[in-house]
RNA sequence: CAAUUUGAGAGUUUGAUCCUGGCUCAGAACGAACGCUGGCGGCAGGCUUAACACAUGCAAGUCGAGCGCGUAGUGAUACGAGCGGCAGACGGGUGAGUAACGCGUGGGAAUCUACCUAGAACUAUGGGAUAACACAGAGAAAUUUGUGCUAAUAUCAUAUACGCCCUUCGGGGGAAAGAUUUAUUCGGUUUUGGAUGAGCCCGCGUUGGAUUAGCUAGUUGGUAGGGUAAUGGCUUACCAAGGCGACGAUCCAUAGCUGGUCUGAGAGGAUGAUCAGCCACACUGGGACUGAGACACGGCCCAGACUCCUACGGGAGGCAGCAGUGGGGAAUAUUGGACAAUGGGCGCAAGCCUGAUCCAGCCAUGCCGCGUGAGUGAUGAAGGCCUUAGGGUUGUAAAGCUCUUUCGCCGGUAAAGAUAAUGACGGUAACCGGAGAAGAAGCCCCGGCUAACUUCGUGCCAGCAGCCGCGGUAAUACGAAGGGGGCUAGCGUUGUUCGGAUUUACUGGGCGUAAAGCGCGCGUAGGCGGAUGUUUAAGUCAGAGGUGAAAUCCCAAGGCUCAACCUUGGAAUUGCCUUUGAUACUGGCCAUCUAGAGUGCAGAAGAGGUAAGUGGAAUUCCGAGUGUAGAGGUGAAAUUCGUAGAUAUUCGGAAGAACACCAGUGGCGAAGGCGGCUUACUGGUCUGUUACUGACGCUGAGGUGCGAAAGCGUGGGGAGCAAACAGGAUUAGAUACCCUGGUAGUCCACGCUGUAAACGAUGGAAGCUAGCCGUUGGCAAGUUUGCUUGUCAGUGGCGCAGCUAACGCAUUAAGCUUCCCGCCUGGGGAGUACGGUCGCAAGAUUAAAACUCAAAGGAAUUGACGGGGGCCCGCACAAGCGGUGGAGCAUGUGGUUUAAUUCGAAGCAACGCGCAGAACCUUACCAGCCCUUGACAUCUCGAUCGUGGUUAGUGGAGACACUUUCCUUCAGUUUUGCUGGAUCGAAGACAGGUGCUGCAUGGCUGUCGUCAGCUCGUGUCGUGAGAUGUUGGGUUAAGUCCCGCAACGAGCGCAACCCUCGCCCUUAGUUGCCAUCAUUUAGUUGGGCACUCUAAGGGGACUGCCGGUGAUAAGCCGAGAGGAAGGUGAGGAUGACGUCAAGUCCUCAUGGCCCUUACGGGCUGGGCUACACACGUGCUACAAUGGUGGUGACAAUGGGCAGCGAAACCGUGAGGUUAAGCUAAUCUCUAAAAGCCAUCUCAGUUCGGAUUGCACUCUGCAACUCGAGUGCAUGAAGUUGGAAUCGCUAGUAAUCGUGGAUCAGCAUGCCACGGUGAAUACGUUCCCGGGCCUUGUACACACCGCCCGUCACACCAUGGGAGUUGGCUUUACCCGAAGGUGCUGUGCUAACCGAUAAGGAGGCAGGCAACCACGGUAGGGUUAGCGACUGGGGUGAAGUCGUAACAAGGUAGCCGUAGGGGAACCUGCGGCUGGAUCACCUCCUUU
Repeated sequence: CAAUUUGAGAGUUUGAUCCUGGCUCAGAACGAACGCUGGCGGCAGGCUUAACACAUGCAAGUCGAGCGCGUAGUGAUACGAGCGGCAGACGGGUGAGUAACGCGUGGGAAUCUACCUAGAACUAUGGGAUAACACAGAGAAAUUUGUGCUAAUAUCAUAUACGCCCUUCGGGGGAAAGAUUUAUUCGGUUUUGGAUGAGCCCGCGUUGGAUUAGCUAGUUGGUAGGGUAAUGGCUUACCAAGGCGACGAUCCAUAGCUGGUCUGAGAGGAUGAUCAGCCACACUGGGACUGAGACACGGCCCAGACUCCUACGGGAGGCAGCAGUGGGGAAUAUUGGACAAUGGGCGCAAGCCUGAUCCAGCCAUGCCGCGUGAGUGAUGAAGGCCUUAGGGUUGUAAAGCUCUUUCGCCGGUAAAGAUAAUGACGGUAACCGGAGAAGAAGCCCCGGCUAACUUCGUGCCAGCAGCCGCGGUAAUACGAAGGGGGCUAGCGUUGUUCGGAUUUACUGGGCGUAAAGCGCGCGUAGGCGGAUGUUUAAGUCAGAGGUGAAAUCCCAAGGCUCAACCUUGGAAUUGCCUUUGAUACUGGCCAUCUAGAGUGCAGAAGAGGUAAGUGGAAUUCCGAGUGUAGAGGUGAAAUUCGUAGAUAUUCGGAAGAACACCAGUGGCGAAGGCGGCUUACUGGUCUGUUACUGACGCUGAGGUGCGAAAGCGUGGGGAGCAAACAGGAUUAGAUACCCUGGUAGUCCACGCUGUAAACGAUGGAAGCUAGCCGUUGGCAAGUUUGCUUGUCAGUGGCGCAGCUAACGCAUUAAGCUUCCCGCCUGGGGAGUACGGUCGCAAGAUUAAAACUCAAAGGAAUUGACGGGGGCCCGCACAAGCGGUGGAGCAUGUGGUUUAAUUCGAAGCAACGCGCAGAACCUUACCAGCCCUUGACAUCUCGAUCGUGGUUAGUGGAGACACUUUCCUUCAGUUUUGCUGGAUCGAAGACAGGUGCUGCAUGGCUGUCGUCAGCUCGUGUCGUGAGAUGUUGGGUUAAGUCCCGCAACGAGCGCAACCCUCGCCCUUAGUUGCCAUCAUUUAGUUGGGCACUCUAAGGGGACUGCCGGUGAUAAGCCGAGAGGAAGGUGAGGAUGACGUCAAGUCCUCAUGGCCCUUACGGGCUGGGCUACACACGUGCUACAAUGGUGGUGACAAUGGGCAGCGAAACCGUGAGGUUAAGCUAAUCUCUAAAAGCCAUCUCAGUUCGGAUUGCACUCUGCAACUCGAGUGCAUGAAGUUGGAAUCGCUAGUAAUCGUGGAUCAGCAUGCCACGGUGAAUACGUUCCCGGGCCUUGUACACACCGCCCGUCACACCAUGGGAGUUGGCUUUACCCGAAGGUGCUGUGCUAACCGAUAAGGAGGCAGGCAACCACGGUAGGGUUAGCGACUGGGGUGAAGUCGUAACAAGGUAGCCGUAGGGGAACCUGCGGCUGGAUCACCUCCUUU
């Protein structure tokens, strides 16, 4: 110098967010256990379970300096059992009991204390016994009896009494022990102090339960006896009736308490091993004896259980001492050494005893330290693993080279602990020497939290998992390997405690909607309480003293080599007690005050309450009249009423219930609640005044009263309405919604019940904190008599600060403060069970647990959805035209069939789709026959130099195999060669796969949708997800544009740019064209390029102009102009962010898997073309807007050499023969058809053409399965099509023909082309789809969503349950061991008295009495186990029935209550908004 120096979060509810809230993790610790592993040392620790039972040994003895006797010895002496003394009450063990003066802490008075210490005094005289021993017995033993002898520091009496005790103050009572070693010896007795130890009393503190609320008879107190060391109901008798308890008695459960230990920032929480203090216990229960001290762990007696011995008569025992054994258990050590040290007992001492203790042994059980080598070493070795095949990594790691020797091993020396002797530890610590890298590394983890990643295997299996979760064929999550991370002689797991958890909140939380304000008053206890002053000093603050054991923690030093560990000193021990002060605040006593509270006086408003009376309207019923066929009711109907006269209408009457308008976010009341009018009684509130009292106040556990509706009891009443019930409808069903009826009930009186979404989901009271605008009741001032201003008390809206998770609240707080009460602590189980209280019942109130889940929840956000709303668009509807659905045929699909009928596509968005064309091929399928390095690619080796084409033939179904004719005969070069190329052969790497996975993928495509949307940057707002922009007012085809605006800009989309068509111009005229000039059969030729046309480039259209309208805008309107074209001119191409795990592995590409003499390859034949049937898409028709015959005019796009093919001839025709021209503005396909004229005259026809027969044509190796076409003949269904459904808005629909791709051939399909050429659109109510805004949501896999209950099955825990088996406890009674006490004591009796004796005193045995342990009988309480059967609850990928809730959830939902029903549920009555939508009212905001 120092001793307080300190606080971390994360994962998980959601599509995402904020919050609430639980669960889980990271830390530290342990008397631990388990798994894998294990070199050394030091220091500590070691039955937490059965206070279960114990074999064996040891753990308490000692003294001859108290005494006699015996044995051995010559003796000295030693030994032995007794009598006697001291010690066995300490030390050691355990924690069963105990919730208590047991423990802790601090006090107290009425006590004792052996040994120790200090002081005072004394230590005298006598007596009788007895054990040992001897003899004689009993008994198996333990043990014991009788007779006889003997000693003492054993025992008894007497004497003495300074001090001592008692006392009635006279007096009375009480001791002793000697020994022999001869000393300053050891003792003995009495007494006074001390020290130590012990007993007793008191304040405070000391676990949980109220589903334990009353307990108590010696109980509480007094008096008097007794008893104790001592106080005391400690005990007895009598007297009194007390004592304890909501500040928790009694009862039940649990538990030894403390210093401390662990954790924590602390406050706290948990705990009470080792060490230390106290207590309790010693096989279980009871009891006393001895003693200073015990009701005694290794003493005694009795009872009980158990064990052992026994001769069956009777005895013995108590490890919760140290070792040890069995048992229990996840689990805890040696039947060790020594008294050397420290202590203890006895002794004068030597000494003896000491499982206390000191040591050693076992165990990684913990803490601490050390080691398992160090340096160098790159071909970055080998091997392993991965790989993009290049490499990377293990890795300077190894090997190799150079060193070192801690620990261990071997050999030697050798302590301290001992102050004279004595060392178990121990030949130990330490030191010295020697050899040699030698003997010495594992465990867990690697998805996130949480440091650390790859490959293989597996395939929702095996498995992992602390939470979230992982695994269904590419798993960093399972298992293995490589690599990596962490700790290290350990590492993980499990268990427990604290922490994190502010998740019980004192420090330090909450209650409008998340869990949470009692339904509301009155009020007891309690808590809190206005102003001023005196006093007091309880709380409070300060100083001092005592105590707070030691150890521990902390600090500073020191000792073991360091550390752990140990030693010394300090600090601390936050507490309690005593004492002295202070007096602001709180409290107590007292006095005063008026601002709180109350009273008086004067006014005011009101559906406040109770009772009685009374009024009109309406409904229903009854009577009468008029009157006739319907009335009611509904979405539509029916049940129902009515010709026996309803409904309707008029008059009269009866009865009960409710009170229109006024009426109002108006009024009153504590709440529930209260509404015609009048009267009586009555409660509260407000205003004004300031006369009175003088804190009288606030809150309020228990308590008590009130308390909607439904319900219950008794008695009335009953018009309407209406649970239950009945009928009719609806429906798959309809125990409902709708309708017709209808009973309890609704009403009254009295009594009970005591609950509601009893809500403002907001407890009461007081103070403070911006405003503005309404409204109700007062008062005051001003006053223009309209009103304005101010001020109290209510009742509303908006809004600042502030608060809030947000929504929102905001002087009527959910703001800022104070006081009091109630309540909450994850969801479910459950407001349930059991128990208690209340109730007639229904039920209410109080109120758990097992088990189960990782969430449940609040607010807000973005979407999606709604049988929610608003606006808008679209051939969406409507208005029209034409179809499909009916027929026949074509074509595709399903189904069926088959050897195969290959495969894919499946609502829109599969189905004339892949297929722009299956006879073979295609072809992927089937049957059969063949090939195996392969039909195809690359590499290696060998052979040949080639080979290729071609003719004919044989076998075969063909592939294939074998012959054969003819033609032709490689290239480069550095030239016996090499290279390239080709063919054949061989082997293997490999080829090949239309095999699987489109849910592993790329690419491509469909669809919403050519819909108008989808986003970003910066800024701003919000805690945030997000919002704003993008919303609003207009407008548009359009997020198109304008205006406004916390937004300003931008991107992808829209539009435009591109192509075609429509007008004009320029350029250019061949194969095109021909006005003019010639010419021809003919633009045929000359000529020309004006026109048409061709194909290049330009122009043109922009709401540009005018008028109107609109906001002076954007825009819109115009049968306005101009113009070929007018409002994106028409058409095309163009497809945002994204959705559908949409489609495609069979176009192609591709990961993975699979096949490899086959799932590959080749070939022939068959199949894809089947056929009871169903569907889609088309063609042709059903006819006169037509058929047939005739006529002969006008197009456009395209195609053509393995081709188009003119003309001519032949054929009825399909076509054929021959053949010009054309690689195309030249030639050709090529003829357009609808049109026009004539005829047919309404028929199954001169419609329709299917089907079938015969005969042909063409293509092609081939036309049977299975092509197309022609001619003649045949002549089916069909007479305009049910429900339903499709396309189309102008050169469109409809109709007519033409061309092309594919293709040898095959077109009703597809893609193009032109000709003729309409009708209709009032409009947006509805259907469908879409866009924007808004609203609700329990949806987010997003309504094809979510989700409720019964039933059935499996499992789990639990309630009831006739009873049954235990435990604990209690009441009454019976029994009464041992024991002490009392009485007795006739039996027995040494000491004293009696000279002796008789006898007495005293004593003993025995007996009796009360008390009492164990035991018994009967009853009660409580608790636990089991229990046939039974109740609900929970959990469980794919069970049944419905669809109750979430949207207006399709009948708004929910709360209470009652009834009903398979079930969710339905209905009645009252209540709530935590209900959507529309309308109205009121209020607010803005102007």
The prediction has a mean pLDDT of 84. Predicted 3D model of a 1487-nucleotide RNA (small-subunit ribosomal RNA) from Candidatus Tokpelaia sp. JSC188. The source organism's lineage runs through Bacteria, Pseudomonadati, Pseudomonadota, Hyphomicrobiales and Candidatus Tokpelaia. It was read from a public genome assembly.